[in-house]
Context: one part of a larger RNA
RNA sequence: AGCGAUUGAGGGAACUCGGCAAGUUAGCCUUGUACCUUCGGUAUAAAAGGUCCCUGCGUUUGUGAACUUAAGUUUGCGAUCGCAGGGUGCAAUAACUAGGGAAUUCCGACUGUUUAACAAAAACCUAACCCCCUGCUAGCCAGUAAUGGUGUGUAUAGAGGGUGACGUCUGCCCAGUGCCAGUAAUUUAAACCCGGGUCCAACCGGGCUAAGAUCUGGUAAACGGCGGGAGUAACUAUAACUCUCUUAAGGUAGCGUAAUACCUUGCCGGUUGAUUGCCGGCUUGCAUGAAGACGUAACGAGAUUUCCACUGUCCCCAGUCGCAAUCCAC
Numbered sequence: 001a002g003c004g005a006u007u008g009a010g011g012g013a014a015c016u017c018g019g020c021a022a023g024u025u026a027g028c029c030u031u032g033u034a035c036c037u038u039c040g041g042u043a044u045a046a047a048a049g050g051u052c053c054c055u056g057c058g059u060u061u062g063u064g065a066a067c068u069u070a071a072g073u074u075u076g077c078g079a080u081c082g083c084a085g086g087g088u089g090c091a092a093u094a095a096c097u098a099g100g101g102a103a104u105u106c107c108g109a110c111u112g113u114u115u116a117a118c119a120a121a122a123a124c125c126u127a128a129c130c131c132c133c134u135g136c137u138a139g140c141c142a143g144u145a146a147u148g149g150u151g152u153g154u155a156u157a158g159a160g161g162g163u164g165a166c167g168u169c170u171g172c173c174c175a176g177u178g179c180c181a182g183u184a185a186u187u188u189a190a191a192c193c194c195g196g197g198u199c200c201a202a203c204c205g206g207g208c209u210a211a212g213a214u215c216u217g218g219u220a221a222a223c224g225g226c227g228g229g230a231g232u233a234a235c236u237a238u239a240a241c242u243c244u245c246u247u248a249a250g251g252u253a254g255c256g257u258a259a260u261a262c263c264u265u266g267c268c269g270g271u272u273g274a275u276u277g278c279c280g281g282c283u284u285g286c287a288u289g290a291a292g293a294c295g296u297a298a299c300g301a302g303a304u305u306u307c308c309a310c311u312g313u314c315c316c317c318a319g320u321c322g323c324a325a326u327c328c329a330c
Base pairs, nucleotide, nucleotide: 002323003322004321005320006319007318008317010315011314014313019310027051028050029049030048031047036041038165052087053086054085055084056083057082058081060079061078062077063076064075065074066073067072088092100308101307102306103305105303106302107300108299112124113123128163129162130161131160133158134157139150140149141148142147166295167294168293169292171226172225173224176223177222178219179218180217181216182215185214186213187212192207193206194205195204196203227245228244229243230242231241254288255285266282267281268280269279270278271277
């Protein structure tokens, strides 16, 4: 050199992908406490003061004694709360112990769970919502079966699938693929019937015929899908409007350069001395969009940006302690 501690003038994030690490704060008592809010919270919000010892005075009170009969006075030993004066130290939760704080946006409602040994999360679960199957000798599951589980349960139950608190909502399409229902008719296997096959048989022909398919309907919180080209208003621009091709239907409400935007460091505003960042708008959305969209208090070892405080992260390194290393001896 290294590892682990510790201290640091002045500056205070200039370090760095990024305040990573370290530091600040810290207990208890008192004052005080915003936005927002599902009125519960947020909240230990924030911010501020006190904290040890001695003395004096007072409050409330326990238990004795005396005076004395009173809701009282005096007094002994305590407990409690408070005020004032004084004392020590750099410092009084002096050690140990012990939250840094505030604000914005995204995601997920929350508590919870997870990749034992590279991932703790925005993933999984969840309450809540929806769909579908099932009337009990049920449905589903295990088993070749007997039988067993769900369940000694019975639709407010059980099984399966999806979404994921709450609030506001959840548009159009059943042409395709599934699923469900129906079915006069068509198609259709074997068996069976009839005929042929020299007698039997193989075999041949015809008839009858189930499910299925054809066919007719339904169903999207089923799988999924949700256009293009022209013209038009008395500045310009734009197009409420008109024409046309075309589809099963042509993306509604919302949101939008987004955890989704290629062009893109989009344009405007705020933030900075300076910002490919962040936030707020606009939005022609390469390729948003409704079981999911959009909001959302609270919560989060989640992601992002900013500010205050604080600091050896840095300017710029230095000192000290311990280990280790080195050297010597054994």

This is a predicted structure of a 330-nucleotide part of an RNA (large-subunit ribosomal RNA, domain IV) from a Candidatus Woesearchaeota archaeon. Taxonomically the source falls in Candidatus Woesearchaeota (Archaea, Nanobdellati). The coordinates come from a structure-prediction model, not an experiment, and the mean pLDDT is 85. Its Rfam family is "Archaeal large subunit ribosomal RNA". Rfam 15.1 lists 2,955 matches to the family in 1,139 species.